[in-house]
Context: one part of a larger RNA
Molecule: small-subunit ribosomal RNA, 5' domain
Organism: uncultured bacterium
RNA sequence: AUUGAACGCUGGCGGCAGGCUUAACACAUGCAAGUCGAGCGGUUUGUAGUGCUUGCACUAUAGAUAGCGGCGAACGGGUGAGUAAUGCCUAGGAAUCUGCCUGAUAGUGGGGGACAACGUGUGGAAACGCACGCUAAUACCGCAUACGUCCUACGGGAGAAAGGGGGCUUUUCGGAGCUCUCGCUAACAGAUGAGCCUAGGUCAGAUUAGCUAGUUGGUAGGGUAAAGGCCUACCAAGGCGACGAUCUGUAGCGGGUCUGAGAGGAUGAUCCGCCACACUGGAACUGAGACACGGUCCAGACUCCUACGGGAGGCAGCAGUGGGGAAUAUUGGACAAUGGGCGAAAGCCUGAUCCAGCCAUGCCGCGUGUGUGAAGAAGGCCUUUUGGUUGUAAAGCACUUUAAGCGGGGAGGAGGGCACUGUGGUUAAUACCCAUGGAUGUCGGACGUUACCCGCAGAAUAAGCACCGGCUAACUCUGUGCCAGCAGCCGCGGUAAUACAGAGGGUGCGAGCGUUAAUC
Numbered sequence: 001a002u003u004g005a006a007c008g009c010u011g012g013c014g015g016c017a018g019g020c021u022u023a024a025c026a027c028a029u030g031c032a033a034g035u036c037g038a039g040c041g042g043u044u045u046g047u048a049g050u051g052c053u054u055g056c057a058c059u060a061u062a063g064a065u066a067g068c069g070g071c072g073a074a075c076g077g078g079u080g081a082g083u084a085a086u087g088c089c090u091a092g093g094a095a096u097c098u099g100c101c102u103g104a105u106a107g108u109g110g111g112g113g114a115c116a117a118c119g120u121g122u123g124g125a126a127a128c129g130c131a132c133g134c135u136a137a138u139a140c141c142g143c144a145u146a147c148g149u150c151c152u153a154c155g156g157g158a159g160a161a162a163g164g165g166g167g168c169u170u171u172u173c174g175g176a177g178c179u180c181u182c183g184c185u186a187a188c189a190g191a192u193g194a195g196c197c198u199a200g201g202u203c204a205g206a207u208u209a210g211c212u213a214g215u216u217g218g219u220a221g222g223g224u225a226a227a228g229g230c231c232u233a234c235c236a237a238g239g240c241g242a243c244g245a246u247c248u249g250u251a252g253c254g255g256g257u258c259u260g261a262g263a264g265g266a267u268g269a270u271c272c273g274c275c276a277c278a279c280u281g282g283a284a285c286u287g288a289g290a291c292a293c294g295g296u297c298c299a300g301a302c303u304c305c306u307a308c309g310g311g312a313g314g315c316a317g318c319a320g321u322g323g324g325g326a327a328u329a330u331u332g333g334a335c336a337a338u339g340g341g342c343g344a345a346a347g348c349c350u351g352a353u354c355c356a357g358c359c360a361u362g363c364c365g366c367g368u369g370u371g372u373g374a375a376g377a378a379g380g381c382c383u384u385u386u387g388g389u390u391g392u393a394a395a396g397c398a399c400u401u402u403a404a405g406c407g408g409g410g411a412g413g414a415g416g417g418c419a420c421u422g423u424g425g426u427u428a429a430u431a432c433c434c435a436u437g438g439a440u441g442u443c444g445g446a447c448g449u450u451a452c453c454c455g456c457a458g459a460a461u462a463a464g465c466a467c468c469g470g471c472u473a474a475c476u477c478u479g480u481g482c483c484a485g486c487a488g489c490c491g492c493g494g495u496a497a498u499a500c501a502g503a504g505g506g507u508g509c510g511a512g513c514g515u516u517a518a519u520c
Base pairs, nucleotide, nucleotide: 001519002518003517005516006515007514008513009512012366013365014364015363016362017361018359019358020324025322026321027320029319030318031317034071035070036069039068040067042065043064044063045062046061047060048059049058050057051056052055078277079276080275087202088201089200090199091198092197093196096194097193101190102189103188105186106185107184108183109143111141112140118133119132120131121130122129123128149158150157151156163182164181165180166179167178168177169176170175203249204248205247210240211239212238215237216236217235218234219233220232221231222230252274253273254272255271256267257266258265259264279300280299281298282297283296302313303312304311305310330356332355333354334353338352339350340349341348342347369399370398371397372396379390380389381388382387403461405456406455407454408453409452413447416443417442418441419440420438421437422436423435424434425433464509465508466507467506468505469490470489471488475504476503477502478501479500485492486491
C1' cells in the first nucleotide's frame, strides 16, 4: 500500500460497487422453458340466427385447449469437483459439419396405409397401463418428375417436396381459377457457430530414473461430418527419457487484480473469453447441434410414498432451510427497458435482466452548525498556594437551514403497438399485402412518496475510536508495590512508575477507529 475479510468499541445521510473464500454437505416449499388454433381432428364456453319434436340439431362469429404435429428446450443461469494437458494462451494449418439468417437457381404433380385424441371394456393402492374399435394433418410411406446434386465399371444408376392464411371471381356449395403472403423440397455461395491437427509457452518434488504391447510405424479394411491405432487383422521393432520421461503432490486457464520506480513477486472474488461438471459411476437415443443441470436407460448410495405387489426424487438456477464456519443477504416487485424462445401478428413465457430490501463490506461525497463573545464565570485538574490550565471553549448576543423531517410541484428512462389515413410497389383490382409518411384517438413505467425544483419550522435530529517510555506525533497527578498487570521489538512493575490502573490534559484519524489474518 492492499483485501470478497472477520472481531471489539462506536454509528447521521446519500451515490456507486460488492456480499458462503468453509461441506462439489443434505435439502421442506414456491418459482426458474415454453410457445404456435394462420399445421390437424376433436372437446368445450358465450353471442346471434334458422329449424322446430321446447331442449336438441345446424349455421355464423368471438374465445378456451387435453392430444397429434412444428420450433425451442444444446441458449440463457450456476459451480470449480476433476484436469499439469483430451485444458488454456499465442501463432499457424487442412481432411470437415453448420437449424434459424442473407443472396442467387430450379421445383412444389398424383396416391396410400396408420397412430393418439375419442368410444367401449379392463388391470393397479398409486405411478402408470392393457385390449378392441373409429379418425385428421405441415405426422408417416410409396409413385411421378430431376436445372443443380450423389454414385459409377463411364455403359449407366440413385434420390425430393406440404401445405396454411388474406383478397377478388366463380360454384354442382365439395371445391376450382387469378393474385399476394407465410411455408416446403433439391442444390450453390455467404455469414455465424462448432469439430479436428501442428509448434512454442503453462506449479512443485530425483528422499520418483527408467517408462511403454495398440505401445511406435507400415499395409489392407472398418468407422466418423472429418485427418488419424480412432478400431480390427497382418507385418516390422519401434516410441519417450537428466532439454527430467514415468510416478507423486498441488491446481481450472487467460484478459486481468494487488504490490513495486521498474524488473519481479503474489493472486485468478466481482466483469469478459475458453474449458470441465450437474447426487456418484456408466451408456446411448432424439436432433443441425447433447452423450444433454430442471431428458431417457442401467448400476450404486441416500431420502420419501406404499394396500408390501411396487413406485417417486436430485437447488453447483432464484429465494429459502438445516449443517459446517471467524464469516457472507429477501421464501421481494416487474416484464416498463435491454436481450432470448415461440408466433404472420396481437401477444404469451423469461428468478436472464431491470429494480427494490438487508449489511459502514469497500470507495467517494456531505453533515453534526456560523459569527461574535473575558467577568478569562462556575466546575474539574495541577500548583512553589501566587497562580496556571481546560478556554472563545461554555453561557450570552446576532445569524444560517445543507442533510434528515413535513407539505406541494415534477422530468427522463417510451423507441413503439393498434385503429384511421396519404404516397409508392405488387396485382385484373381503387381488395389484401409490403415499404414509407401523417394528424387524431387509444394501450402503455416495476423502480416511484424517482431524480430535480419550491415552500415550512427550528440549532433544532446527528462523534467516536486508538494512542501519549524509544522507534512514533502527544505529560502530569493519584492508586499499586516484580503484586495486579502491560508488551509489535527493545523492554516496564521490588514505595517518588511520563511504560500497570484511574483521572485531568494532549496527539492522531474521523462515521469511523483499532486489533487479528493474508499478500507485495